Annotation: Predicted 3D model of an 87-nucleotide RNA (c-di-GMP-I riboswitch aptamer) from Aquibacillus kalidii. The coordinates come from a structure-prediction model, not an experiment, and the mean pLDDT is 82. It matches the Rfam family "c-di-GMP-I riboswitch aptamer". About the family: GEMM was predicted in a large-scale screen for bacterial structured RNA regulatory elements. Rfam links the family to the GO term cyclic-di-GMP binding. It was read from a public genome assembly, where an Rfam model found it.
RNA sequence: CUAGUUAAAAUGCAAAGUUACUCGAAAGGGAAUGACGCAAAACCACGGGCCUAAACAACUGUAUUGUAUGGUAGCCGGGUUGCCAAG
Numbered sequence: 001c002u003a004g005u006u007a008a009a010a011u012g013c014a015a016a017g018u019u020a021c022u023c024g025a026a027a028g029g030g031a032a033u034g035a036c037g038c039a040a041a042a043c044c045a046c047g048g049g050c051c052u053a054a055a056c057a058a059c060u061g062u063a064u065u066g067u068a069u070g071g072u073a074g075c076c077g078g079g080u081u082g083c084c085a086a087g
Base pairs, nucleotide, nucleotide: 005087011039012038013037017033018032019031021030022029023028036074042080043079044078046077047076048075049072050071051070056066057065058064
């Protein structure tokens, strides 16, 4: 000096819930509040999983089924970038 692990410190993010808010067919997203937690819980839908089913199709009943072009990065893998660092 580099890498790994770990402790500490300084930082960062923000689960559930709430809102007479907002976008969306929905899943879900945004904003405010709030912290369950996370050392990449920063960013990216490339692969897998999971969620939803408007449109479309089937069916033929006011329903059902199929399906991602929708979503999930705080499900996993992968890619890119980053803070501190005693032992």